This is a predicted structure of a 74-nucleotide RNA (transfer RNA) from an Anaerolineae bacterium. Rfam family: tRNA. Rfam classes the family as a transfer RNA. Its mean pLDDT, the model's own confidence on a scale to 100, is 81. Taxonomically the source falls in Anaerolineae (Bacteria, Bacillati, Chloroflexota). The RNAcentral record of the sequence draws on ENA and Rfam.
[in-house]
RNA sequence: GGGCGACUAGCUCAGUUGGUUAGAGCGCUUCCCUUACAAGGAAGAAGUCACAGGUUCGAGUCCUGUGUUGCCCA
Numbered sequence: 001g002g003g004c005g006a007c008u009a010g011c012u013c014a015g016u017u018g019g020u021u022a023g024a025g026c027g028c029u030u031c032c033c034u035u036a037c038a039a040g041g042a043a044g045a046a047g048u049c050a051c052a053g054g055u056u057c058g059a060g061u062c063c064u065g066u067g068u069u070g071c072c073c074a
Base pairs, nucleotide, nucleotide: 001073002072003071004070005069006068007067010026011025012024013023019057028044029043030042031041032040050066051065052064053063054062
């Protein structure tokens, strides 16, 4: 330098040919339980969907560029 892929909550990930509340598990906070801790139960918070544009009535999803990262080729 060329090719392919990944980027969504603190972490690991899902999101089924674009459609209106953006989710799961773990973790975190509060409460219950316990002498206390763990386990268990209940409730809750947390996301500019990497960034910037474009298409569309509508974009996490499509298109372009950039960034970070993984693999392959040279």